[in-house]
RNA sequence: GGGGACGUGGCGCAACUGGCAGCGCAAGACCUUUGCAAGGUCGAGGUUGAGGGUUCGAGUCCCUUCGUCUCCA
Repeated sequence: GGGGACGUGGCGCAACUGGCAGCGCAAGACCUUUGCAAGGUCGAGGUUGAGGGUUCGAGUCCCUUCGUCUCCA
C1' cells in the first nucleotide's frame, strides 16, 4: 500500500428480506435472613464508533472517515 471481518447500555452478545433496539451478566431498589450469600420481584441504563446520503421508515442499503483484528505484498 491492497483485500476481508468487526464496532450496538458498564461487560459479553442478538436483532430474519429495511418496519416497536432486545437477551445474559454486572450495578441499583424491594422481598426473603439475626446478618451475609444464594434465590425472587421491579425499574433504570443506548446519539447502534463518527459524518453525510437514499427511503414513508436505516443497527441493516450507499459514500466518506476513525479504531480493532486478520490475510496479502
This is a predicted structure of a 73-nucleotide RNA (transfer RNA) from Micropruina sp. The RNAcentral record of the sequence draws on ENA, MGnify and Rfam. Rfam family: tRNA. From the family's description: Transfer RNA (tRNA) molecules are approximately 80 nucleotides in length. It is annotated as a transfer RNA. The organism belongs to Micropruina, within Bacteria. The coordinates come from a structure-prediction model, not an experiment, and the mean pLDDT is 81.